The part of an RNA shown here (small-subunit ribosomal RNA, 5' domain) has 517 nucleotides and comes from an uncultured bacterium.
The coordinates come from a structure-prediction model, not an experiment, and the mean pLDDT is 84.
It matches the Rfam family "Bacterial small subunit ribosomal RNA".
Context: one part of a larger RNA
RNA sequence: GAUGAACGCUAGCGGCAGGCUUAACACAUGCAAGUCGAGGGAUAUAGGUUUUCGGACCUAGAGACCGGCGCACGGGUGCGUAACGCGUAUGCAAUCUACCUUUCACAGAGGGAUAGCCCAGAGAAAUUUGGAUUAAUACCUCAUAGUAUAACGACUCGGCAUCGAGAUGUUAUUAAAGUCACAACGGUGAAAGAUGAGCAUGCGUCCCAUUAGCUAGUUGGUAUGGUAACGGCAUACCAAGGCGACGAUGGGUAGGGGUCCUGAGAGGGAGAUCCCCCACACUGGUACUGAGACACGGACCAGACUCCUACGGGAGGCAGCAGUGAGGAAUAUUGGACAAUGGGCGCAAGCCUGAUCCAGCCAUGCCGCGUGCAGGAUGACGGUCCUAUGGAUUGUAAACUGCUUUUGCACAGGAAGAAACAACUCUACGUGUAGAGUCUUGACGGUACUGUGAGAAUAAGGAUCGGCUAACUCCGUGCCAGCAGCCGCGGUAAUACGGAGGAUCCAAGCGUUAUCC
Numbered sequence: 001g002a003u004g005a006a007c008g009c010u011a012g013c014g015g016c017a018g019g020c021u022u023a024a025c026a027c028a029u030g031c032a033a034g035u036c037g038a039g040g041g042a043u044a045u046a047g048g049u050u051u052u053c054g055g056a057c058c059u060a061g062a063g064a065c066c067g068g069c070g071c072a073c074g075g076g077u078g079c080g081u082a083a084c085g086c087g088u089a090u091g092c093a094a095u096c097u098a099c100c101u102u103u104c105a106c107a108g109a110g111g112g113a114u115a116g117c118c119c120a121g122a123g124a125a126a127u128u129u130g131g132a133u134u135a136a137u138a139c140c141u142c143a144u145a146g147u148a149u150a151a152c153g154a155c156u157c158g159g160c161a162u163c164g165a166g167a168u169g170u171u172a173u174u175a176a177a178g179u180c181a182c183a184a185c186g187g188u189g190a191a192a193g194a195u196g197a198g199c200a201u202g203c204g205u206c207c208c209a210u211u212a213g214c215u216a217g218u219u220g221g222u223a224u225g226g227u228a229a230c231g232g233c234a235u236a237c238c239a240a241g242g243c244g245a246c247g248a249u250g251g252g253u254a255g256g257g258g259u260c261c262u263g264a265g266a267g268g269g270a271g272a273u274c275c276c277c278c279a280c281a282c283u284g285g286u287a288c289u290g291a292g293a294c295a296c297g298g299a300c301c302a303g304a305c306u307c308c309u310a311c312g313g314g315a316g317g318c319a320g321c322a323g324u325g326a327g328g329a330a331u332a333u334u335g336g337a338c339a340a341u342g343g344g345c346g347c348a349a350g351c352c353u354g355a356u357c358c359a360g361c362c363a364u365g366c367c368g369c370g371u372g373c374a375g376g377a378u379g380a381c382g383g384u385c386c387u388a389u390g391g392a393u394u395g396u397a398a399a400c401u402g403c404u405u406u407u408g409c410a411c412a413g414g415a416a417g418a419a420a421c422a423a424c425u426c427u428a429c430g431u432g433u434a435g436a437g438u439c440u441u442g443a444c445g446g447u448a449c450u451g452u453g454a455g456a457a458u459a460a461g462g463a464u465c466g467g468c469u470a471a472c473u474c475c476g477u478g479c480c481a482g483c484a485g486c487c488g489c490g491g492u493a494a495u496a497c498g499g500a501g502g503a504u505c506c507a508a509g510c511g512u513u514a515u516c517c
Stems, first nucleotide, its partner, number of pairs: 001516003005513005012369006018362002020327001025325003029322003034069003039066002045060006076280003085205008095197002100193007108142004118131005148173006155166004178185002206252003213243003218240008255277004259270004282303005305316004333359001335358003341355001342353004372403004382394005409453005417444001423438007461506005466487003472501005482489002
């Protein structure tokens, strides 16, 4: 000098930040991922018409169900990991990419189911069985198709070894979906772009040699399988290799970086907040779905723990936001709003969003402001000290006089953040798009800010004073009580202990402790 700090004493305000460093310990409760009726059928319910009073029809239509997209983002944590994990620089002639953009082409004909609804059951519950029946942008079959895929053939160009690109012939294989009929949104195939991801490689990346040898899919080859893709990635066979004092192997510790602290720098230390990457989601394992996961609020299995039970069986996962217990020196509200920014779905209106934006708590930090200003000497009273009828100091300090009103209080006014979308009107060209105008929307918040009023009124402490180190005397104590960062003080004149007066340094803080330079 610094800190995500804690503790002691003290405390007026504001702005901006920060706030479980310990038990990746266990969690009550609420919320944190939905959305689409412009994909589908159907219903409760409401209104209306009609009625033979059983009902029928029309309009609107919640919840649930099938279907689509999203749930792989956003948010949390740092257990593991010494590794191509991260950083940096390259490569992929070894790769994939939903939504988005551009271009080309297309959408023909059929079929069988299933949830829901209805009926009948089982079970304490979670849940679940059977029957009948029904729809789709759900599923299946056929047709058509190529710059797609596969096989075979032949041509041109190029390179980086395997090879790559282009044009071409034959054969075979694989597509589609409608809603609504004004429009609009969609569907399928192919190519390219963008974005995101995967893989490989050079270099860098902590301590211990009181760890010296390690290795059997191990190292390489051939073949096959697998993958989006290369590869012992996996399997079979063959060979006997591969790594290591330039530190293998083993052990310990640890997420990495941008950055942060310190320092003149070189270095040394750290990895909170914010950003990027990685890993994880009670512990271990596994795959499914999907463009993408081996998936925090999905599935299955095993385990530990907790809970419910009618003992037969079931349910759960805060390292999301709040909050609770525990641990600890120690770390906040079971708050408001989607107004803004962003995300998901939707044509849109909109819905959802503990992301986010705000508010609450905490001197935890940084910065700023204030606690008055000027005059005022009989240098008042009181205190302290002394060489003591008197002086010194507290001290212009107080009283007193004048002034001001930051801040606080009262009253009044009162934002920016809002740009839009939608709707309406107009303009341009081309039934759509673009532009202009009108209109609408604020959690924070009656907040910030502004004005007026009265009134010095509402506001100073902490540590230190032997040397280092700025600041000294008196009293008490008497190697006691105590102090102390080091040297060291204290045994009767203690500037070092305790009190007082005075002084010094900082100041809404000041000291102590811990850690780093």